[in-house]
Molecule: c-di-GMP-I-GGC riboswitch aptamer
Organism: Nitrospirota bacterium
């Protein structure tokens, strides 16, 4: 460099449960382990989720219903950037 066969110290932790935070997606922290060789870390691009607010429509005009989207998240959805432990190969 590009790989992750078997290894060796070891690391992260999906649902789920508790408790905190937010409108909400979600996120912290605690148990828990489905999986992870970057499940380290960035929201750049595309996806995806959410809509407190703000447009726009609808009625039975309301603490309504629906649709769009500012913004907020997902790094364990892909791509892309940064870094990185062991290991054998070259």
């Nucleotide at each position: 460099c590009a790989c992750g066969a078997a290894a060796a110290g070891g690391g992260c932790a999906a649902a789920c449960c508790g408790g905190c935070c937010u409108a909400a997606a979600g996120g912290c922290c605690g148990g828990g382990a489905c999986g992870c060789a970057a499940a380290g870390c960035c929201a750049u691009u595309g996806g995806c989720c959410u809509a407190c607010g703000u447009c726009c429509c609808g009625c039975g005009c309301g603490a309504c219903g629906g649709g769009a989207u500012a913004g907020g998240g997902c790094a364990g959805c892909a791509a892309g950037g940064c870094u990185g432990c062991c290991g054998g190969g070259u």